[in-house]
Molecule: Bacterial RNase P class A
Organism: Flavobacteriales bacterium
């Protein structure tokens, strides 16, 4: 140089006419100024904000899971750490490291319990099992024979070698044995106990002692630790309008206080009943006597707000390894309500093919992704024609 994967930013421009929205000002038809995203998409997480609401405990269910730090928070980010894997180099007889760069992790607990692990194989989880094997030291039996050997069986011994499988009861070198086996020694890996150095911490190392080695599986059940109330702008709030004080069915129908009255009754208040509200269930709590619940029916659907000034943006400093924070300066950058940014004409930028060419390019033709607010704000996820960077793989070429 080329090609692929990932990330990150950009993702068409300009003129001229005529046209849509909204603010503002006014001389009431001119004039100023504004006018889509990086994913506006999924609706998947956390939230402001409203209302239920005057506010909570618990159980059930839901969610998250190494550590530390950023953040209004989050199932998000950021930096580190484990284990896992590929690449290079490299120590060692080997088992087994070591150092350096990339990738990727749904990474809490397997010794609280229960569940599972098909087929294959002898045998799938605790000291068992023997499919091909080894062994014949001891006892036994046959059988040849040079009489102390040779072969073959049984009783026994073994699970080291070979197979099967994802996984088979640590592995490597010697030793030892009848053949063997942590049986026993050195080594490595693993694991328990005890210290020591670093490091906020996960965790890394380093030394000593020991039994020789304690299957896997938790996006199975379950257990620990944390956290979670619902609904949602068609939330809600007000202002006009207008209708039925009326109908059905169930339940309820009670007490104390104060005031007025001669009484009868009335008129304020608080408690409570049926009942009702608070995601599910429960305590609790509210709301309830001119009452509660449900039903059928009726009446308006016209306006304003909420609606975009914020956890906002951009700029440079300082400070962090960084995500990111802090003072400072400058700026308002869509508010629509069937739902606005278009339409024509001209030029141009990128890409792509074709064709000339004096290798400076020049002409023509095509093509310009994904894709549009609707309470707003911080993620995550998914979609993208091309351009520009930076990280890795892999090819080729040159030295």
């Nucleotide at each position: 140089c080329c090609u692929g994967u990932g990330c990150a930013u950009c993702g068409c421009c300009c003129c001229a006419c005529c046209g849509c929205c909204c603010c503002g000002a006014c001389u009431u038809g001119u004039c100023g100024g504004g006018g889509a995203g990086g994913a506006a998409a999924g609706u998947c997480c956390g939230g402001g904000c409203a209302g239920c609401u005057u506010a909570g405990g618990g159980c059930a269910c839901c969610g998250u899971g190494c550590u530390u730090c950023c953040u209004a928070a989050c199932g998000g980010g950021a930096a580190g750490g484990g284990g896992c894997g590929c690449c290079g180099c490299u120590g060692g007889u080997g088992a087994c490291g070591g150092c350096g760069g990339c990738g990727u992790u749904a990474c809490g607990g397997a010794a609280a319990g229960u569940g599972c692990c098909g087929c294959a194989g002898a045998a799938a989880g605790g000291g068992a099992u023997a499919c091909c094997g080894c062994c014949g030291a001891a006892c036994c039996c046959c059988g040849a024979c040079u009489c102390g050997u040779c072969g073959g069986g049984g009783u026994g011994g073994c699970a080291a070698g070979g197979g099967u499988g994802a996984a088979a009861a640590g592995g490597c070198g010697g030793g030892g044995u009848a053949a063997g086996a942590g049986c026993c020694c050195g080594c490595c890996a693993g694991c328990g106990c005890c210290g020591g150095u670093g490091g906020c911490g996960a965790c890394a190392u380093c030394g000593g002692c020991g039994g020789c080695u304690u299957g896997g599986u938790a996006a199975a059940c379950c257990c620990c630790a944390c956290g979670g109330g619902c609904u949602g702008a068609a939330a809600g709030a007000c202002c006009a309008u207008g209708u039925a004080u009326a109908c059905c069915g169930g339940g309820a129908c009670u007490c104390c206080c104060g005031c007025c009255g001669c009484g009868a009754g009335g008129u304020g208040g608080g408690a409570u009943a049926a009942g009702g509200g608070c995601g599910g269930c429960u305590c609790g709590u509210c709301c309830g006597a001119u009452c509660c619940c449900g039903g059928a029916g009726g009446g308006u659907a016209g306006g304003u707000c909420g609606a975009u000034u914020g956890a906002g943006g951009u700029c440079a400093c300082a400070c962090g390894u960084g995500a990111g924070u802090g003072g400072g300066a400058u700026c308002c950058c869509a508010g629509a309500u069937a739902g606005a940014u278009g339409g024509u004409g001209g030029g141009g930028g990128u890409c792509u093919c074709c064709g000339u060419u004096c290798c400076g390019a020049c002409g023509g033709g095509g093509a310009u992704a994904c894709a549009g607010g609707a309470c707003c704000c911080g993620g995550c996820u998914u979609a993208c024609a091309g351009a520009u960077g930076c990280a890795c793989a892999g090819g080729c070429c040159u030295u």